A computed fold for a 72-nucleotide RNA from a Candidatus Magasanikiibacteriota bacterium, annotated as transfer RNA. Taxonomically the source falls in Candidatus Magasanikiibacteriota (Bacteria, Bacteria candidate phyla). The RNAcentral record of the sequence draws on ENA.

[in-house]
RNA sequence: GCCCUCAUAGUUUAGUGGAUAGAACAUCGGUCUUCGGAACCGAGAACGGGAGUUCGAUUCUCUCUGAGGGCA
Repeated sequence: GCCCUCAUAGUUUAGUGGAUAGAACAUCGGUCUUCGGAACCGAGAACGGGAGUUCGAUUCUCUCUGAGGGCA
């Protein structure tokens, strides 16, 4: 320099155009316990930035940024 893949919650991730974006762990609260832990119940928390296509975009297209990989 060229090419490919990826970017969703604090972390690991599901979600191939549709109505409220789902889960696990973690965090916080409650029950329980002398206290803590475990267990159970509940709560908060997310689509990397910009533009385009579309009635509608996490999803498709372009671009930028970042991460990983391949070739030279």

The same sequence occurs in records of 2 taxa. Rfam family: tRNA. The family's RNA type in Rfam is transfer RNA.